[in-house]
Context: one part of a larger RNA
């Protein structure tokens, strides 16, 4: 190298723009790079393979052939690639008229609740557990009602219900913004897919500085349980959790399932939008986009998938190659730090 694979067995990048690269829709017409065809030049000679021959045979040796599947010149074809003009309108985009939404940012307003403060009612218990302690409480707790403070979160709507490239996104109102869908078919004319470096996004912990701190809670402290208890309960409680600006660049970051595109029974639910029927917003029948279930055909080691495919195709890009050593050493890069990214090998089985 050829070739097999990636839901669960090893193995989809965490997600997205994207540059170079690779791949790319319909018609004409040119050129011939690439393909094909003819001719010529060359592809030394021995090996090596055909077929004959000479040593008694073999090995060896000698002759002829093909062969060297390649380069290089020239002459031709022009379907395909390719390139160059001219063109088209279905891939893609623009424009127009609608519309659904927890998309993002930013400001501002609200009630329930916990906590604390103040006051008023009132007394001996509250708390917590399996059971109990430690804890709080006559200096008056808990229970109650009332006012005030100050955080963080937003019950019911709430839905295999919606947005979002992914992480994610949920009280309400207001500004700023981005993206989708659905119908028109005005309008560009192939502008496309993918995308190794790259650059931007990235949940939770975590780190800096500065703020903030109700409640929750690592560490830590006490009571308990235990043969011991560094836990599992229980009373306490600081980083953190929250702002705001930098960093981290990791997740079971999953659908454990890369993007695009096209094909290939149905059946039911449900979100959003056209359309034709209808008095009609109901039902109903067509039809786009999603989001979920069940099943043919097929796929699969089964388990399942099954028009949202793990079928059938194509076109890119990531990745795998027994377990352990290990995502470990070394070394480069990135980070403040933890740590991250790339990533071996000896042994060993």
């Nucleotide at each position: 190298c050829u070739g097999g694979g990636u839901g669960u067995a090893a193995a989809g990048g965490g997600a997205g723009c994207g540059c170079a690269g690779g791949c790319g829709g319909g018609g004409a017409a040119g050129c011939a790079a690439g393909u094909c065809a003819g001719c010529g030049g060359u592809g030394a000679a021995a090996u090596a393979c055909a077929u004959g021959g000479g040593c008694u045979u073999a090995a060896c040796c000698c002759a002829u052939g093909a062969a060297c599947u390649g380069c290089c010149g020239u002459u031709g074809a022009a379907a395909c690639u390719g390139u160059u003009u001219c063109u088209c309108u279905u891939g893609a985009g623009u424009g127009a008229a609608g519309u659904a939404g927890a998309g993002g940012c930013a400001g501002g307003c609200g009630g329930a609740a916990u906590u604390c403060c103040g006051a008023g009612u009132g007394u001996a218990g509250c708390g917590g557990u399996g059971a109990a302690a430690u804890g709080c409480g006559u200096a008056g707790a808990u229970a109650u009602u009332c006012g005030g403070a100050g955080g963080a979160a937003c019950a019911c709507c709430a839905g295999u219900g919606g947005c979002g490239a992914a992480g994610g996104c949920g009280g309400c109102c207001u500004g700023c913004u981005g993206g989708g869908c659905u119908u028109u078919u005005a309008c560009u004319g192939a502008c496309g897919c993918u995308g190794a470096g790259g650059c931007u996004c990235g949940a939770a912990a975590g780190u800096g500085u500065g703020g903030g701190g109700a409640g929750c809670a690592a560490a830590c402290a006490g009571g308990a349980u235990u043969a011991g208890a560094u836990a599992c309960c229980c009373u306490g409680g600081u980083a953190g959790u929250c702002c705001a600006c930098a960093c981290u660049g990791u997740a079971a970051a999953c659908g454990a399932u890369g993007a695009u595109u096209a094909c290939u029974a149905g059946g039911u639910g449900u979100u959003g939008g056209a359309g034709g029927a209808u008095u009609g917003a109901c039902c109903c029948c067509u039809u786009c986009a999603g989001u979920g279930c069940c099943g043919c055909a097929g796929u699969u080691a089964a388990c399942a998938c099954a028009a949202u495919a793990a079928g059938u195709a194509a076109u890119c890009c990531a990745c795998c190659u027994g377990g352990g050593g290990a995502g470990u050493a070394c070394g480069a890069c990135c980070g403040c730090a933890a740590g991250g990214u790339u990533g071996a090998a000896a042994c060993u089985c």